[in-house]
RNA sequence: CGUGCCGAGAGGCGUUGCAACGGGCUGCCAUCGCCAGGGGGCAGCCCGCCACGCUCGGUGAGAACCUCCAAGGACGCCUUCCGACC
Numbered sequence: 001c002g003u004g005c006c007g008a009g010a011g012g013c014g015u016u017g018c019a020a021c022g023g024g025c026u027g028c029c030a031u032c033g034c035c036a037g038g039g040g041g042c043a044g045c046c047c048g049c050c051a052c053g054c055u056c057g058g059u060g061a062g063a064a065c066c067u068c069c070a071a072g073g074a075c076g077c078c079u080u081c082c083g084a085c086c
Base pairs, nucleotide, nucleotide: 004059005058006057007056008055009054010079011078012077013076014075015074018053021048022047023046024045025044026043027042028041029040031038032037052072
């Protein structure tokens, strides 16, 4: 530095949908082959699925004290919490 796992970012319902993933079709490339065929890679299109894919912390073991504590995430609705106004 990256990845995996764990935790946190208040909770829920609905809608749309990029990427990724799965399936199908078409084309191209190469490969095996007993020439019946088999499976592989890439690209395009269609369908499905999809609003934590993001950020932060921890990731060898134990103990004590003090202080502080995030930010972001399409649209609609509901609940919760805090504050203000009435």
Predicted 3D model of an 86-nucleotide RNA (SAH (S-adenosyl-L-homocysteine) riboswitch aptamer) from Prauserella salsuginis. The sequence was found by an Rfam model in a public genome assembly. The source organism's lineage runs through Bacteria, Bacillati, Actinomycetota, Pseudonocardiales and Prauserella. Of the family's consensus pairs, 92% are formed in the model.